[in-house]
A computed fold for a 72-nucleotide RNA from Methanobrevibacter sp., annotated as transfer RNA. It matches the Rfam family "tRNA". Rfam classes the family as a transfer RNA. Gene Ontology term of the family: triplet codon-amino acid adaptor activity. NCBI's taxonomy places the organism under Archaea, Methanobacteria, Methanobacteriales, Methanobacteriaceae, Methanobrevibacter.
RNA sequence: GGGCCUAUAGUUUAACAGGUAGAACGCCAGACUGUUAAUCUGGAGAUAAGGGUUCAAGUCCUUUUAGGUCCG
Numbered sequence: 001g002g003g004c005c006u007a008u009a010g011u012u013u014a015a016c017a018g019g020u021a022g023a024a025c026g027c028c029a030g031a032c033u034g035u036u037a038a039u040c041u042g043g044a045g046a047u048a049a050g051g052g053u054u055c056a057a058g059u060c061c062u063u064u065u066a067g068g069u070c071c072g
Base pairs, nucleotide, nucleotide: 001071002070003069004068005067006066007065010025011024012023013022019055027043028042029041030040031039048064049063050062051061052060
C1' cells in the first nucleotide's frame, strides 16, 4: 500500500430479503425481612463518526475512525 471481517446500554449480546431497538447480568427506587443478602415489582440507560438513497436506515451505498486478519 491492497483485500476481507468487526463496532448496538457499564458488560455480554438479539434484532435476517429496510418498518416502534429487545434480553441477561449490573445500576437506581419500592415491597418483603429485626438488618444485610436473596426474592418480587417498577425505572434509567445504547446503534463508532460524517454524508447519501428512501415515506422510513442498526440494516443499503459512500468516506472516515478504532480493532482484528490475510497478501505484498